[in-house]
RNA sequence: GGGCUCGUAGCUCAGUUGGUUAGAGCGUCACAUUGACAUUGUGAAGGUCAGAGGUUCAACUCCUCUCGGGCCCA
Numbered sequence: 001g002g003g004c005u006c007g008u009a010g011c012u013c014a015g016u017u018g019g020u021u022a023g024a025g026c027g028u029c030a031c032a033u034u035g036a037c038a039u040u041g042u043g044a045a046g047g048u049c050a051g052a053g054g055u056u057c058a059a060c061u062c063c064u065c066u067c068g069g070g071c072c073c074a
Base pairs, nucleotide, nucleotide: 001073002072003071004070005069006068007067010026011025012024013023019057028044029043030042031041032040050066051065052064053063054062
C1' cells in the first nucleotide's frame, strides 16, 4: 500500500432483506424481604447506535469518506 471483517448502555451481546417506542443478560441505584448480609422480587437511571456527509417521506440498517480493533496479501 491492497482486501475482508467488526465498532449498539459501565461489560458481554441481540437487533438484517429501511418503518416510526432502541433492547436482553450482568453490573449500578432505590424500595420490599432479613436482626444484619447474601439471595430473591419490583422499579429506576444509563445510549451523539465510532465520526461526518449522502440517498429516502423515513436510516442502527443502504452508499461514500474518515477514525479505531482484528485477520489475510504484498
Molecule: transfer RNA
Organism: Candidatus Kerfeldbacteria bacterium CG_4_10_14_0_8_um_filter_42_10